[in-house]
RNA sequence: GCCGCGAAACGGCAAACCCGUGGUAACACGGGGACGCAAAACCAGUGCCCGGAUGACAUUAACCGGGUCGAACGGUUACCGAA
Numbered sequence: 001g002c003c004g005c006g007a008a009a010c011g012g013c014a015a016a017c018c019c020g021u022g023g024u025a026a027c028a029c030g031g032g033g034a035c036g037c038a039a040a041a042c043c044a045g046u047g048c049c050c051g052g053a054u055g056a057c058a059u060u061a062a063c064c065g066g067g068u069c070g071a072a073c074g075g076u077u078a079c080c081g082a083a
Stems, first nucleotide, its partner, number of pairs: 005081002012037002017032006035070001041076003045073002047068006
């Protein structure tokens, strides 16, 4: 120095819930708020969720559009440095 790993420190993020706004919905954004997080940074490929249409009449499949990476897997990048 690099990889693995996650003690400490400096900082960082912000679940549920409440208020407001947008959306048919999933959900998003802003404010408050902290359950947690060493990738809780980024990416929608798998998965999951919502809506539509077709098919079917059932246990619900392929399809189109949208949402979600803070369930999990996968990809990319990154701060600090004890064991």

Predicted 3D model of an 83-nucleotide RNA (c-di-GMP-I riboswitch aptamer) from Marinagarivorans sp. UBA5868.
The prediction has a mean pLDDT of 79.
Taxonomically the source falls in Marinagarivorans (Bacteria, Pseudomonadati, Pseudomonadota, Cellvibrionales).